The RNA shown here (small-subunit ribosomal RNA) has 1383 nucleotides and comes from an uncultured prokaryote.
RNA sequence: ACGAACGCUGGCGGCGUACUUAACACAUGCAAGUCGGACGAGAAAAGAAACUUCGGUUUCUGAGUAAAGUGGCGAACGGGCGCGUAACACGUAAGCAAUCUACCCUAGACUCUGGGAUAACUUCUCGAAAGGGGAGCUAAUACCGGAUAGUGUCCCCGAGGCUUAAGUUGCGGGGGGAAAGCGGGCCUCUGAUUUAAGCUCGUGGUCCUGGAUGAGCUUGCGUCCCAUUAGCUAGUUGGUAGGGUAAAAGCCUACCAAGGCGACGAUGGGUAGCUGGUCUGAGAGGAUGAUCAGCCACACUGGCACUGAGACACGGGCCAGACUCCUACGGGAGGCAGCAGUGGGGAAUUUUGCGCAAUGGGCGAAAGCCUGACGCAGUAACGCCGCGUGGAGGAUGAAGGCCCUCGGGUCGUAAACUCCUGUCAGGGGGGAAGACGGAAGUGGAACGAAUAGUUCCAUUUUCCAGACGGUACCCCCAAAGGAAGCCCCGGCUAAUUCCGUGCCAGCAGCCGCGGUAAUACGGAAGGGGCAAGCGUUGUUCGGAAUCAUUGGGCGUAAAGGGCGCGUAGGCGGUUUCGUAUGUCCGCUGUGAAAGUCCACGGCUUAACCGUGGAGAGUCGGUGGAAACUGCGAAACUUGAGGCUGGGAGGGGCUGGUGGAAUUCCCUGUGUAGCGGUGAAAUGCGUAGAGAUUGGAAGGAACAUCAGUGGCGAAGGCGGCCAGCUGGACCAGUUCUGACGCUGAGGCGCGACAGCGUGGGGAGCAAACAGGAUUAGAUACCCUGGUAGUCCACGCUGUAAACGAUGGGCACUAGGUGUCGGCGGUCUUUAAUCCGUCGGUGCCGGCGCUAACGCAGUAAGUGCCCCGCCUGGGGAGUACGGUCGCAAGGCUGAAACUCAAACGAAUUGACGGGGGCCCGCACAAGCGGUGGAGCAUGUGGUUUAAUUCGACGCAACGCGAAGAACCUUACCUAGGUUUGACAUGGGCGAGACCGCCGGUGAAACACGGCAGCCCUUCGGGGCUCGUACACAGGUGGUGCAUGGCUGUCGUCAGCUCGUGUCGUGAGAUGUUGGGUUAAGUCCCGCAACGAGCGCAACCCCUGUCCUAUGUUGCCAGCGGAUAAUGCCGGGGACUCAUGGGAGACUGCCGGUGACAAACCGGAGGAAGGUGGGGAUGACGUCAAGUCAUCAUGCCCCUUAUGCCCUGGGCUACACACGUGCUACAUUGGCCGGUACAAAGGGCUGCAAACCUGCGAGGGGGAGCGAAUCCCAAAAAGCCGGUCCCGGUUCGGAUUGGAGGCUGAAACUCGCCUCCAUGAAGGCGGAGUUGCUAGUAAUCGCGGAUCAGCAAUGCCGCGGUGAAUACGUUCCCGGGCCUUGUACC
Repeated sequence: ACGAACGCUGGCGGCGUACUUAACACAUGCAAGUCGGACGAGAAAAGAAACUUCGGUUUCUGAGUAAAGUGGCGAACGGGCGCGUAACACGUAAGCAAUCUACCCUAGACUCUGGGAUAACUUCUCGAAAGGGGAGCUAAUACCGGAUAGUGUCCCCGAGGCUUAAGUUGCGGGGGGAAAGCGGGCCUCUGAUUUAAGCUCGUGGUCCUGGAUGAGCUUGCGUCCCAUUAGCUAGUUGGUAGGGUAAAAGCCUACCAAGGCGACGAUGGGUAGCUGGUCUGAGAGGAUGAUCAGCCACACUGGCACUGAGACACGGGCCAGACUCCUACGGGAGGCAGCAGUGGGGAAUUUUGCGCAAUGGGCGAAAGCCUGACGCAGUAACGCCGCGUGGAGGAUGAAGGCCCUCGGGUCGUAAACUCCUGUCAGGGGGGAAGACGGAAGUGGAACGAAUAGUUCCAUUUUCCAGACGGUACCCCCAAAGGAAGCCCCGGCUAAUUCCGUGCCAGCAGCCGCGGUAAUACGGAAGGGGCAAGCGUUGUUCGGAAUCAUUGGGCGUAAAGGGCGCGUAGGCGGUUUCGUAUGUCCGCUGUGAAAGUCCACGGCUUAACCGUGGAGAGUCGGUGGAAACUGCGAAACUUGAGGCUGGGAGGGGCUGGUGGAAUUCCCUGUGUAGCGGUGAAAUGCGUAGAGAUUGGAAGGAACAUCAGUGGCGAAGGCGGCCAGCUGGACCAGUUCUGACGCUGAGGCGCGACAGCGUGGGGAGCAAACAGGAUUAGAUACCCUGGUAGUCCACGCUGUAAACGAUGGGCACUAGGUGUCGGCGGUCUUUAAUCCGUCGGUGCCGGCGCUAACGCAGUAAGUGCCCCGCCUGGGGAGUACGGUCGCAAGGCUGAAACUCAAACGAAUUGACGGGGGCCCGCACAAGCGGUGGAGCAUGUGGUUUAAUUCGACGCAACGCGAAGAACCUUACCUAGGUUUGACAUGGGCGAGACCGCCGGUGAAACACGGCAGCCCUUCGGGGCUCGUACACAGGUGGUGCAUGGCUGUCGUCAGCUCGUGUCGUGAGAUGUUGGGUUAAGUCCCGCAACGAGCGCAACCCCUGUCCUAUGUUGCCAGCGGAUAAUGCCGGGGACUCAUGGGAGACUGCCGGUGACAAACCGGAGGAAGGUGGGGAUGACGUCAAGUCAUCAUGCCCCUUAUGCCCUGGGCUACACACGUGCUACAUUGGCCGGUACAAAGGGCUGCAAACCUGCGAGGGGGAGCGAAUCCCAAAAAGCCGGUCCCGGUUCGGAUUGGAGGCUGAAACUCGCCUCCAUGAAGGCGGAGUUGCUAGUAAUCGCGGAUCAGCAAUGCCGCGGUGAAUACGUUCCCGGGCCUUGUACC
């Protein structure tokens, strides 16, 4: 944007539009007739009159009317449709010297004289009908003769003009061709009695001239897709003769010739009416061809002619066919793609209306008749345009809805209410324009003999004519009264909230929404947009520079043909002259109208309409220009080629020839292996291999030289020699004179593999066999081995045939190699150096590029030519064609499907990639674990319940640093509902607290006793009861959250500002060279700085100094004791508590870059961070926790809350994690004996003493603790015993007897004693900790706690090792780099 359709909705008017599908079939009505002034004939009904034997008859009117016929004109227009048609069909511009044209206009002439029929009609007859036949009568403007015409036309002959030509135009001579009347009037002329054969007017007829209009034919140019349609053609192409037409022509026929068309697309196939225009677009274009207009074609389907000026004829004819209808079965009738209308098809398209009043058409002299053309009305929001659905005021911002942070906000001046207005619709009244004209009358003019007549003009004097329509328009009345919806609100894209739903239901144009807080689904509120419409669907153009003429590309995104030679074609150097094809300019013809644009005007405006102008073609004619292009002519030398002289080369082909090596064969020596692999085996070998000596055979390939070196168009080419042969290069500048470039088709060459025929065959080696490997191993590895590899001839024709880069020419900074040639300088030999031409590389600037990169060998800047591309897959497939012996090659789709595929670069991550470097990561060591018993946690199972959470590292002696009740969240049973707990206010009562009885498992019911305080007298405080707001929840969601925590990881990293680089992501800094434990430091550097991390600052510990000196200490002095810091005293020491010092690579030497730093050394208690702790960057894991706490949302509310009893969390076939104790002699047991540190202690630690075998009990000194206590440290040391035995190892399990805590140890505590005495003899695969006061080993303490299942956890000290070559490997990590189809 639309001829639209569908959904929801719908007040009015104007102007338009309306079967896009079945050119499917059609009932019914209408759509083409008219003329009596061409002709013959000629009713009826009805009325009147007369007659009447009342049955009727005749006459007149109706009426020369109707109907039919002859004849003329029309019916070839108008109206419909788009089937067919790719064509001179259409458009445009020409031509006809190759033509016709009724009616009309114009000039001229004529309209004379005869004849015979025929329809109608009458009658007979056939047929159901449609329709026909016979006989008879009759007219004409019907039909047919004769005369006249000789300018027209045709034919023949002769001369002239014009034309490029075929031809044409005049002139002269000869031959052939017409007609129709009709109407009005008159007596002037003629004949004359009326009157006509006369006259006159009109109209018609005939011939001819010119015109106008219309038509026919021809031509140039333009006009869709397919080449998977490449050849087509026999009347085909041309000629001659004849025929035919209005007219040229193979238009037709005969004969003759063999042509004609085609890559500038013939032929064939598909699709299609063409145009003006319409829609879109900035334009160029693209799409389209409804309505309106021009042309064409068609009229049920196919064919044919007749009539006619015109038809091969929509409402004519004939034949054939299909279909429908009638029928008496013999035969007939019909054609809506005219207007309405029907069925059908379809998503879908109207009334069987009115009228000829207007416009137009046919006929007619006219009146007039006909006209579904047309004018109007009806249906449809189908489109465009206009109008309305009210206007102003109105805040307690009403009610109500929605939201809410509960304060409020919003719908919202919106409503109500007040005051107005009156478009449209409604009622009443008035009421057009559209009408020009026709007839009669009157007046004037012309023709005419005419005062007949006819024609023309004028005329409100009269009459006739409006479908629309009592419509438009105007006035009045009443009344805000009757008139708003649709879509959207995640982004694109204007507009947001709540509820519901819970990957469901659904949405969706693209991206995408929905899995419990959805601005995206559904509803609501609010908002946005448009508005009598709004959305959706479909289609077209645009955006799309996404087919690129304007205006794209091809190194890597899709895209350069594998390479050359060359045909057509395209393009083409310098100069001059000519021409005028292209090109440019002026004038001119045409480019219909409508439409578009501009101006003005008419409907109240607009849509719509009118008038004028502009615009529009690769078009025609004519005149001009000559730069460029083309063409013609002449010339030139620089492009191109030739000639002469050189040198280089794996260029090609053919023939010959050489050595090394492998293999095989023969022979000698010689003996047990060889061979092969990651390791093996198959295989070969005592029949003598392998090794080694000599000899012989055969085939293939040519080490070193060898090089981003050479040659070739590409494929490709490598021992040496000879022959034949192609190309390039250099120097000379003698010749030709544009001879050039490219190249669709075409032709040729073309690696490997493969195919055919025949040779050859040493090595290698698809297939194949065997051996290994493996889950398998139709592979990789090994042993064999055939085609093949080689030669000759022929075929195939592909490739990552790659520089993934077609060819040619020109231009555009440099630097540096190398190959070939030449020149110069120098030495006179070469080499070097300088220059130049050609080839081949690298680096790099401008420029280009999406970037990477390219960069004189362009991917830069230009010109010319060719090839190719247009999202991915399907697919280089299918079909067709063609080539091939085959394999297969070349050409090469579609359906369907996806929302991407792809390139380059970036940040990360990853790699059985690389480099550098760390870490108990490995290695080197020591001890464990995995096996046993037990403890503990977890899974599983079980259960009424075994509450919940944690799940690789980073869950599993974890939350839990204490589950018998409690805890406790779980289960069972009982009970309770303002609640066990908080706050508020209303009412009532009373202190609270407390004591007692009693049921019960308890809680809770029930009962009894006792019983207020303060006061300003209002009340307040506290408690209880009652009703209400509310409480409560360890209910859900850790994936809605805060906080806290784990982990990578104490790893050395993570970032920012400014600057710079890049189109950008981003980079740089932070990379690099060193160094460090460290992004630690130094140096360098387009970076310069900065922040969070590292380090340091803090604590403990190691040395010293100093101050103080009790409860600590005791060297010296004194006292006492059996003994002891016990006492006096002392501050020396230890120690304690404070304060300081000390260590910083500071010093020396070496290494290093004059650095940072490292190595060594001195001194020092300590040395390079002294040891340990605290400290955890940006972030990751939707890691963990809603059950610590807090918290959004959801859920429960006589229960998912609360109280209580008992049970459970402790179950037990099993499985796993973490531990303890062991398996023993470096040990067990017994006796004796020595030395800690750090802690704890008042409902507490508890000494001495007594008692018990013991746990324990009694007892209670002392101590709120440097004072007292727990408290014995243990390993150790000394002595004794045991002696390799499931034991004097080991202690599980069980029995018995006790103790302690606690209301209470049954489920389910700990300890003691006696007895019992299990497994277990050092632990498979595997796995773990630790680098020094560490591992190992030994004991001690503490938290929690009535007690304790603690072997756990957190601390403390005692004794006290081994090992580290080293960084290849395993694991984790850091930095740089690389690949990537992952982010």
Notes
Rfam family: Bacterial small subunit ribosomal RNA. Gene Ontology terms of the family: structural constituent of ribosome and ribosome.